[in-house]
RNA sequence: GGCCCCAUAGCUCAGCGGUAGAGCAGUUGCCUCUUAAGCAAUUGGUCGCAGGUUCGAAUCCUGCUGGGGUCA
Numbered sequence: 001g002g003c004c005c006c007a008u009a010g011c012u013c014a015g016c017g018g019u020a021g022a023g024c025a026g027u028u029g030c031c032u033c034u035u036a037a038g039c040a041a042u043u044g045g046u047c048g049c050a051g052g053u054u055c056g057a058a059u060c061c062u063g064c065u066g067g068g069g070u071c072a
Base pairs, nucleotide, nucleotide: 001071002070003069004068005067006066007065010024011023012022013021018055026042027041028040029039030038048064049063050062051061052060
């Protein structure tokens, strides 16, 4: 340098054109002598950045950035 894959909540990941979700973590309450465990509720996201397509983009297209793989 060429090609391929990945980037979504604090962490691990789902979502493949029509209101952004789960588990864990966090917070509050219940329970308990207390802690842990358990149960209930709840907070948290400009979907890596910039453009394009579209009535509508996390999702499709282009470029860039970062990470990983592969070929030389």
The prediction has a mean pLDDT of 82. This is a predicted structure of a 72-nucleotide RNA (transfer RNA) from a Patescibacteria group bacterium. NCBI's taxonomy places the organism under Bacteria, Bacteria candidate phyla. Rfam family: tRNA. It is annotated as a transfer RNA.